Predicted 3D model of a 111-nucleotide RNA (Guanidine-I riboswitch aptamer) from Sulfurisoma sediminicola.
NCBI's taxonomy places the organism under Bacteria, Pseudomonadati, Betaproteobacteria, Sterolibacteriaceae, Sulfurisoma.
Its Rfam family is "Guanidine-I riboswitch aptamer". About the family: This family represents a conserved RNA structure found upstream of the ykkC and yxkD genes in Bacillus subtilis and related genes in other bacteria.
It was read from a public genome assembly, where an Rfam model found it.
The coordinates come from a structure-prediction model, not an experiment, and the mean pLDDT is 82.
RNA sequence: CGAAAGUGUCGCUAGGGUUCCGGUCCGCCAUCUCGUUCGGCGGAUGCCUGGUCCGAGAGCGACCGGCUCCGCGAGCGCGGAGCUACACGGAGGGACAAAAGCCCGGGAGGA
Numbered sequence: 001c002g003a004a005a006g007u008g009u010c011g012c013u014a015g016g017g018u019u020c021c022g023g024u025c026c027g028c029c030a031u032c033u034c035g036u037u038c039g040g041c042g043g044a045u046g047c048c049u050g051g052u053c054c055g056a057g058a059g060c061g062a063c064c065g066g067c068u069c070c071g072c073g074a075g076c077g078c079g080g081a082g083c084u085a086c087a088c089g090g091a092g093g094g095a096c097a098a099a100a101g102c103c104c105g106g107g108a109g110g111a
């Protein structure tokens, strides 16, 4: 705000960090006639574009549900239409590997 109901889930995105993958750097091992390239292991690194992952009350979409009215029906019920609004927002804390528009939270506060 609304006569009433005014919800939830899923998918995606904005965004987020670094558990895993990958990238980059360093070291060791191996390959090799030499050099180069390729390979394996370990460490570091997210002011590394990325994959996996997390992810919106006030973002998007879909589905379920709900409310009201009408119609059909002996009854249980079935079908149809409409509605499911609005919404500025810290600091701090929390979880997962970690962070976040996640959770505390439509909170505190503000209008």
Base pairs, nucleotide, nucleotide: 001006008063009062010061011060012059015054016053020051021050022048023045024044025043026042027041028040029039065084066083067082068081069080070079071078072077086106088109092104093103094102